[in-house]
Context: one part of a larger RNA
C1' cells in the first nucleotide's frame, strides 16, 4: 500500500415541549401496594394535570392590583383538557465516535544513573630528582655553595584502565549513541568489585534543569476516568420535493454563542406579494451655484498702517510699500447652498400575474471566515489578486458553450432518452464545425499580436489664410552701393566686444547690418534686387491609421500554433457554424385545476374526504439544511410454503425494476435448514477517522 473483518446520534427519566394517533372528556389518570389464570386482567383515588384569576401579602374574586378615585393602566375573564403509544427536538446523564497536554489518590522503583557509607581490588615500563641526611668548601659562628645520598609531586612520557576533543564512516546502522584513525587523564578531587543509604514537589547534583531503569521544568504503575477539549479528524443503503447563510445587535466576544434575518415542514388568512401605467407625496444626492459659512486670483476705490520730507506740537506734502470694507471680473468645498435632477422610496388606483407569491402562529434547521466583477464612495499613494461600506451580478451551492488553458468575466440555468431541427456569446485559411463571402476605405509597422511623457517632412482625409504665368519656391548668373571708419567708448572698435542713435542719398535693390572672420582693417556670407528656368510653392490647425521612445533571467515565449499583407483595422450587408438554451418525438416524477370512477370490495374517519384513472397547465441544477417515500441485513410473533428426489451459502449462464435491489429456469459446489406475507424490535448498511485487528 491493497484486500477482508470490526468501526460512530444510543439508552434511561411514569423529564420538558411539539406533531401524529388512540381512549375518555369538564374532566382525565393512577403510584406504591393487593388479588390473579402472573406480559396486557381486576382492585387500589394517596398524588398529578385541567376546570380562575389578580396581588409581595392579608385578601378579594370574573375580576383583581396600583390608586383618594365610580381617572387611567397592568395581568386576567369570553370553556378543552387529560392519559397512553409512536415520532421530532431539548434537558439531565460520557450522550455521535476517536484524540490531549494535564490534575488528584494509592503504590512500585537507586540491578541504569547521582551522591554518600562499609569492605576489598587495580595502576607495564621509562623520566625528572623537592625536603631531609652525609661529606667537602665557606664563616667568628651562621647563612650560603658544591658533590653525593635520598625519593617528594592533584610532577613528566606512555600501556592496562578511565574518558570522549577532532575527523571519516554509519543514519530502514553490526549498534535506539557504534566503528576506524588520531586525542585527554593515567599515584589521583584516580579507576573499580561486592554490600548498603537517600524516592517524586521528593531525592541526588564540582550546577547541565543534569540524573533518578532506552522515560524527567516534576519517574513509573494502577485508580478517580468514558477528566475536560467553544479545537482537528471521522460519521456507513436508495430515490423524490424544496432549498439557505457567510448580515444586524450583544458577548472576557471576535474561527464560539444568544436573539433577529435568510431555509424547510404543518396549520390558519386569501391576492394582502411582485411588475407596469397613471395620480399624489416626502427628500437635498449627481450636477450646478456663490445668496449664507469659509477658502481664493487680478483690477478699481479706499478707511487704516509702514517708509520719506517737513516739524516744538498739531497739521501738511509725498510714496513703483501693505491694505480692511465696497465694487467689477474669475474660481473652490464631505462636515457651504439662492438652486436642483435621474433613479430609488411611500401611498392610492387600474391592469397584468394565481406562483414552489405574501402575511400570522408553531416544529426542525443550517448560517453568523465569504470571493471576484460592474457601478457609487471611505482608508491607502485618484498603489495592490489591498482594505472597509453601499448597490446589482456570478461563484459559493452551477454543469453546458465562449475567453488556448482559467471558481467569481461573456452566453446560458443540466428531469431522462434520440445517429432530428433553430439559435446565444463567440466564430467561419489549416490544426477546428462554419465565407479563402460581398462592397467601400485605411495600415506597410507583422502595426495587428503589450506601455507613458515626449519626439518626427511616415501616410490618408479635412479646414484656414499667404505667394504665383504681371513668372512664385528651389537652383544657377549678377548686384548687395554712397555720406561713413555713424556717435560714444577704447591701445584699436571700421556693419559684426560694449553703450546710444538707427537717419539721409543713388537706385531694380542693398540693414548705420544675419552669421563666419581680423589685433583692428581686409575677406566670405545673408537680408534685399535683377536675370535664366517654367508651375506650382511655403505655412498653421484638426481628424484616421501607423513610427521612435521599448532592457531580464531554462528556450522562440507579448497572435493557442501553423501561417497571414488580409487570414489586420474601420464601416455596411448576406449566409453559415455554434450550448445540456429553444423546438420536435417519446418516457418518468412533483404540484395545481377539471372530468371520470368513487359500481364491487377494503382500510381510516363523526363528517367532508383520502387511497384510483384521464386530460390540461406548470414545475423537476443544487452544498449546509428541512420534508417525504422506499430497499436491504439480523431477530421476534402469527399465518402460509419449500427441503437428503438436496435448504442456506458459494461459482456460472440468463433475465427484471426509476434507485437501494430482485428473480423464473438450468449447471456445478455444498450438506441442513430456508422462504413469502403482516406486524413488531434492532449491536441494521463503510472508502476515507496518520482508524482497530488479521492476511498478502
Nucleotide at each position: 500500500g491493497c484486500c477482508g473483518g470490526c468501526g460512530a446520534g444510543u439508552u434511561a427519566g411514569c423529564g420538558g415541549u411539539c406533531a401524529g394517533u388512540a381512549g375518555c372528556g369538564a374532566g382525565g389518570u393512577u403510584a406504591a401496594c393487593c388479588g390473579g389464570u402472573c406480559g396486557a386482567c381486576g382492585g387500589g383515588u394517596a398524588g398529578c394535570c385541567g376546570u380562575a384569576g389578580c396581588g409581595a401579602a392579608a385578601g378579594c374574586g370574573a375580576g383583581u392590583c396600583c390608586g383618594a378615585a365610580c381617572a387611567g393602566g397592568g395581568c386576567g375573564u369570553c370553556g378543552a383538557g387529560u392519559u397512553g403509544c409512536u415520532g421530532g427536538u431539548c434537558c439531565u446523564a460520557g450522550a455521535c465516535c476517536c484524540g490531549a497536554a494535564g490534575c488528584g489518590g494509592u503504590g512500585u522503583g537507586a540491578u541504569c544513573u547521582a551522591u554518600c557509607c562499609a569492605u576489598g581490588g587495580g595502576c607495564a615500563g621509562g623520566c625528572u630528582g623537592a625536603a631531609g641526611c652525609g661529606c667537602g668548601g665557606g664563616u667568628a659562628a651562621g647563612a650560603c655553595c658544591g658533590c653525593g645520598u635520598g625519593g617528594a609531586g592533584g610532577g613528566c612520557c606512555g600501556a592496562a584502565c578511565c574518558c570522549a576533543c577532532c575527523u571519516a564512516g554509519g543514519u530502514u546502522g553490526a549498534a535506539a549513541a557504534c566503528u576506524g584513525g588520531g586525542g585527554g587523564g593515567a599515584u589521583g578531587a584516580c579507576c573499580u568489585g561486592u554490600g548498603g543509604a537517600u524516592a517524586g514537589g521528593g531525592g541526588u547534583g564540582a550546577a547541565a534543569g543534569g540524573c533518578c531503569a532506552a522515560u524527567c521544568a516534576a519517574a513509573c504503575a494502577c485508580c478517580g476516568u468514558g477528566a475536560u477539549a467553544g479545537c482537528u479528524g471521522g460519521u456507513u443503503c436508495u430515490c423524490c420535493c424544496c432549498g439557505a447563510a457567510a448580515u444586524g445587535c450583544a458577548u472576557u466576544u471576535a474561527g464560539g454563542u444568544g436573539c433577529a434575518g435568510c431555509g424547510u415542514c404543518g396549520c390558519g388568512c386569501g391576492u394582502u406579494c411582485c411588475g407596469u401605467g397613471c395620480u399624489g407625496g416626502a427628500g437635498g444626492u449627481a450636477g450646478a451655484g456663490c445668496a449664507c459659512u469659509g477658502u481664493u486670483u487680478g483690477g478699481c476705490c479706499a478707511a487704516g498702517g509702514g517708509g520719506g520730507c517737513c516739524u516744538a506740537a498739531a497739521a501738511g506734502c509725498u510714496u513703483a510699500c501693505c491694505g480692511a470694507c465696497g465694487u467689477c471680473a474669475g474660481a473652490c468645498a464631505a462636515a457651504c447652498u439662492c438652486c436642483g435632477a435621474a433613479u430609488g422610496c411611500c401611498a392610492g388606483u387600474a391592469c397584468g400575474c394565481c406562483a414552489a407569491a405574501g402575511c400570522g402562529c408553531g416544529g426542525c434547521a443550517g448560517u453568523g471566515a465569504g470571493a471576484c466583477u460592474g457601478c457609487g464612495g471611505g482608508g491607502g499613494a485618484u498603489a495592490a489578486g489591498c482594505u472597509c461600506c453601499g448597490u446589482g451580478g456570478u461563484c459559493g451551492a452551477g454543469a453546458g458553450g465562449g475567453a488556448a488553458a482559467c471558481a467569481g468575466c461573456c452566453c446560458a440555468g443540466a428531469u431522462c432518452g434520440c445517429c432530428a431541427g433553430c439559435u446565444a456569446a463567440g466564430g467561419u485559411c489549416c490544426c477546428u464545425a462554419a465565407a479563402u463571402c460581398a462592397u467601400g476605405g485605411c495600415u506597410a509597422a507583422g502595426u495587428g499580436g503589450g506601455a507613458a511623457a515626449g519626439g518626427a517632412u511616415g501616410u490618408g482625409g479635412g479646414a484656414c489664410g499667404u505667394c504665383c504665368c504681371a513668372g512664385a519656391c528651389a537652383a544657377c548668373c549678377a548686384g548687395g552701393a554712397g555720406g561713413u571708419u555713424g556717435g560714444c567708448u577704447u591701445a584699436g572698435a571700421a556693419g559684426c566686444a560694449g553703450c546710444c542713435a538707427u537717419c539721409c542719398u543713388u537706385g531694380a535693390a542693398a540693414g548705420a547690418g544675419u552669421g563666419c572672420g581680423u589685433a583692428a582693417u581686409a575677406g566670405c556670407u545673408c537680408a534685399c534686387u535683377g536675370g535664366u528656368c517654367a508651375a506650382g510653392a511655403a505655412g498653421u490647425c484638426c481628424c484616421g491609421c501607423g513610427c521612435c521612445g521599448a532592457c531580464a533571467a531554462u528556450g522562440u515565449a507579448a497572435c493557442g500554433g501553423g501561417g497571414c499583407u488580409a487570414a489586420g483595422c474601420c464601416a455596411u450587408g448576406u449566409a453559415c457554424c455554434g450550448a445540456a438554451g429553444c423546438u420536435g418525438c417519446g418516457g418518468c416524477a412533483g404540484c395545481g385545476u377539471g372530468c371520470c370512477a368513487u359500481c364491487a370490495a377494503c382500510g381510516c374517519g363523526a363528517a367532508a374526504g383520502c387511497g384510483g384513472g384521464c386530460a390540461c397547465g406548470u414545475u423537476g441544477g443544487g452544498u449546509a439544511g428541512g420534508g417525504g417515500a422506499g430497499c436491504g441485513u439480523c431477530g421476534a410473533u402469527a399465518c402460509g410454503c419449500g427441503g437428503g428426489c438436496g435448504a442456506a451459502g458459494c461459482g456460472g449462464c440468463g433475465g427484471g425494476g426509476u434507485a437501494a435491489c430482485c428473480c423464473a429456469g438450468c449447471c456445478g459446489u455444498g450438506g441442513a435448514u430456508g422462504c413469502g406475507u403482516a406486524u413488531c424490535g434492532a449491536g441494521u448498511g463503510c472508502g476515507a477517522a496518520u482508524g482497530c485487528c488479521g492476511g498478502c
The prediction has a mean pLDDT of 84. This is a predicted structure of a 696-nucleotide part of an RNA (large-subunit ribosomal RNA, domain II) from an Egibacteraceae bacterium.